[in-house]
This is a predicted structure of a 71-nucleotide RNA (transfer RNA) from a Candidatus Pacearchaeota archaeon. Taxonomically the source falls in Candidatus Pacearchaeota (Archaea, Nanobdellati). Its Rfam family is "tRNA". By type it is a transfer RNA. From the family's description: Transfer RNA (tRNA) molecules are approximately 80 nucleotides in length.

RNA sequence: GGGUGCAUAGUUCAAUGGUAGAAUGCGAGCCUCCAGAGCUUGAGAUAAGGGUUCAAUUCCCUUUGCGCCCA
Numbered sequence: 001g002g003g004u005g006c007a008u009a010g011u012u013c014a015a016u017g018g019u020a021g022a023a024u025g026c027g028a029g030c031c032u033c034c035a036g037a038g039c040u041u042g043a044g045a046u047a048a049g050g051g052u053u054c055a056a057u058u059c060c061c062u063u064u065g066c067g068c069c070c071a
Stems, first nucleotide, its partner, number of pairs: 001070007010024004018054001026042005047063005
């Protein structure tokens, strides 16, 4: 330099066009003498910009970061 893949919650992963879920972690409550475990509940995310579409995590383009292959 060319090609290719990935980017979703604090972390690990789902969701292949129709209002983004789970586990774990975190906060609160119940329980307990206290803590832990258990139960209930709450907050929390689509890398950035643009395009297509009635509707985009999903399809297309560009950028950024990371990985792989070729040179």